Model confidence (mean pLDDT): 82 of 100.
Predicted 3D model of a 533-nucleotide part of an RNA (large-subunit ribosomal RNA, domain I) from an Ignavibacteria bacterium.
The organism belongs to Ignavibacteria, within Bacteria.

[in-house]
Context: one part of a larger RNA
RNA sequence: AGCAAUUGGAGGAUGCCUUGGCACACAGAGGCGAUGAAAGACGCAGCAACCGGCGAAACGCUACGGGGAGUUGGAAGCAAGCCAUUGAUCCGUAGAUAUCCGAAUAAAGCAACCCAACGAGUAGUCCCGUUACUCCGCAAGGAGGGCAAACCCGGGGGAGUGAAACAUCUCGGUACCCGGAGGAAGAGAAAACAAACGUGAUUCCCUUAGUAGUGGCGAGCGAAACAGGAAGAGUCCAAACCAGUGUCAAUGGGCAUCAGGGGUUGUAGGGCGCUCAACAAAGUGUAUGAUAACUGAUAGCAGAAUUGACCUGGAAAGUCGGCCAUAGAAGGUGAAAGCCCUGUAAGCGAAAUCGGAAGUUGGCAUGAGAGCGUGCCUGAGUACCGCAGAGCAGGUGGAAUUAUGCGGGAACAAGCCGGAACCAUCCGGUAAGACUAAAUACUCCUGUGUGACCGAUAGUGAACCAGUACCGUGAGGGAAAGGUGAAAAGAACCCUUAAGAAGGGAGUGAAAAGAAUCUGAAACCAAUUGCUU
Numbered sequence: 001a002g003c004a005a006u007u008g009g010a011g012g013a014u015g016c017c018u019u020g021g022c023a024c025a026c027a028g029a030g031g032c033g034a035u036g037a038a039a040g041a042c043g044c045a046g047c048a049a050c051c052g053g054c055g056a057a058a059c060g061c062u063a064c065g066g067g068g069a070g071u072u073g074g075a076a077g078c079a080a081g082c083c084a085u086u087g088a089u090c091c092g093u094a095g096a097u098a099u100c101c102g103a104a105u106a107a108a109g110c111a112a113c114c115c116a117a118c119g120a121g122u123a124g125u126c127c128c129g130u131u132a133c134u135c136c137g138c139a140a141g142g143a144g145g146g147c148a149a150a151c152c153c154g155g156g157g158g159a160g161u162g163a164a165a166c167a168u169c170u171c172g173g174u175a176c177c178c179g180g181a182g183g184a185a186g187a188g189a190a191a192a193c194a195a196a197c198g199u200g201a202u203u204c205c206c207u208u209a210g211u212a213g214u215g216g217c218g219a220g221c222g223a224a225a226c227a228g229g230a231a232g233a234g235u236c237c238a239a240a241c242c243a244g245u246g247u248c249a250a251u252g253g254g255c256a257u258c259a260g261g262g263g264u265u266g267u268a269g270g271g272c273g274c275u276c277a278a279c280a281a282a283g284u285g286u287a288u289g290a291u292a293a294c295u296g297a298u299a300g301c302a303g304a305a306u307u308g309a310c311c312u313g314g315a316a317a318g319u320c321g322g323c324c325a326u327a328g329a330a331g332g333u334g335a336a337a338g339c340c341c342u343g344u345a346a347g348c349g350a351a352a353u354c355g356g357a358a359g360u361u362g363g364c365a366u367g368a369g370a371g372c373g374u375g376c377c378u379g380a381g382u383a384c385c386g387c388a389g390a391g392c393a394g395g396u397g398g399a400a401u402u403a404u405g406c407g408g409g410a411a412c413a414a415g416c417c418g419g420a421a422c423c424a425u426c427c428g429g430u431a432a433g434a435c436u437a438a439a440u441a442c443u444c445c446u447g448u449g450u451g452a453c454c455g456a457u458a459g460u461g462a463a464c465c466a467g468u469a470c471c472g473u474g475a476g477g478g479a480a481a482g483g484u485g486a487a488a489a490g491a492a493c494c495c496u497u498a499a500g501a502a503g504g505g506a507g508u509g510a511a512a513a514g515a516a517u518c519u520g521a522a523a524c525c526a527a528u529u530g531c532u533u
Stems, first nucleotide, its partner, number of pairs: 001532009015518001016483002020454002022451007029443002031147002040100002042055003046078002050074002052059001061095006070083001071081002116131004121126001133144004151182001152180005162169001166216001192199002203230003213221002234435003237379001241261002244257005268378003271374006283366004288362004294356005300348002306321001308320002311318001322339002324328001330342003384408005390402001415430005470477002490517001493505004
């Protein structure tokens, strides 16, 4: 020096554990904000740095309920209590207070600071209130603004990439930006599909189908109807005409206006005139208002059964017996507990606030018409056409259908549109006004529950005072870090040491497990012994 064994050190793997996460299901909720939000700053306790709570009325105040013995948060300790069965602390409901900043809103401003005017009150140098902007409104006054996870609608809108290069194309109307709304949004009651049969608003699922198509016919893109399911609901205007009002004219008319009447469709309907019927109720419907009983949420109550024996043990829940069960879910308790504790099953409960449903009642609608005639009305710079792009699965193509910009520009119910260029026939429908629940999408958040989900290099970045420490001018980036023991019983006292640290005794404990604390692997370091050189 090497190797091996043993004994240690160092280290923190592994095992076991779980306060925390992850995913989902079912319910709830789906908003908060000028009555000042979200997010913060600064304060408030006897001692008070931090977290949580609260706001100069500041670890809290008032009322009403619940609850029932200790209590003054995490968090010990000391002190104090003019805290507590005259019911505290605590829990719930409704209130009061709620500094400064922040949409921030009297002006200004480098957020948490600075500084006015006017008015009321007053002993007051004090205090209270008002004063931003935009929109609506004659005014009085009202509304808006900002924040918030996804879902939704609209306005804009890429590139990396793919095409094995690249330009049409693709990625993709995606990412992202802006605006807006709701608990959902959007769509929606046929100028629809279909095909010679028929269906009958919309939405969603499944299928049709990777089909028909489209495509430098490359890469790729990619429907629809029928059929099957979920859900199911239909309505209101404009116009003709009438009434009212104003005005012009003057026999009954014209024009304008109009919160009234009328009217709303495809078997075309309605108006008007005439004729007949009726003269308005039962009933029905309702997407609309109010509100009992009932019911749910926001505190809670009560809840069976081993004081059995024995063995081991530090400890019984283990073993032997007994008992309950509409309760043998689960968690805790000194090992493994249906019967010890919290609970569980089946039940019960609200002064106050909020919700649901249904009944009642109000409102509204319907019930409530037919025939003949007339030819008055039925959405115009619209439909449509040209050019231009866009959107449709569809790239301009033979390209219908849809919405637009520019230019042109109808018909008027004997009308008009569509049925994939276009024409004819036939069929379907009735544009150029509006509303509409459900089935569908999502989860910042609340409750309950579940897991062939994780178990501290995992699972959230974060089990722990984490969006912290730290880094960066900034946008932004972003950790590490869990475990004594059943119980602190957390080691009195003595010794070594100048003291401290550390250690040795003693003591506690089942065990030092000794706070650098469960277990305690390996790398690595040493000591001793053996072998080899």